Predicted 3D model of a 77-nucleotide RNA (transfer RNA) from a Chitinophagales bacterium. It matches the Rfam family "tRNA". The family's RNA type in Rfam is transfer RNA.
[in-house]
RNA sequence: AGUCUCAUAGCUCAGUUGGUUAGAGCGCUACACUGAUAAUGUAGAGGUCGGCGGUUCAAAUCCGCCUGAGACUACCA
Numbered sequence: 001a002g003u004c005u006c007a008u009a010g011c012u013c014a015g016u017u018g019g020u021u022a023g024a025g026c027g028c029u030a031c032a033c034u035g036a037u038a039a040u041g042u043a044g045a046g047g048u049c050g051g052c053g054g055u056u057c058a059a060a061u062c063c064g065c066c067u068g069a070g071a072c073u074a075c076c077a
Stems, first nucleotide, its partner, number of pairs: 001073007010026004019057001028044005050066005
């Protein structure tokens, strides 16, 4: 330098032909339970879906560019 893959909640990750309010586990908060914790149960908070632009009636999903991470190839020594 080039090619490919990835970026979704605090963490690890789903999201199958684009379609109504975007989800799970763990974690966090409150309550119940307990003599008190833990565990368990119930409820809740928490997400500009990496950024910008485009296509579309409609984009996390499709297209382009950029940013970051990873892998491979080439070059130099």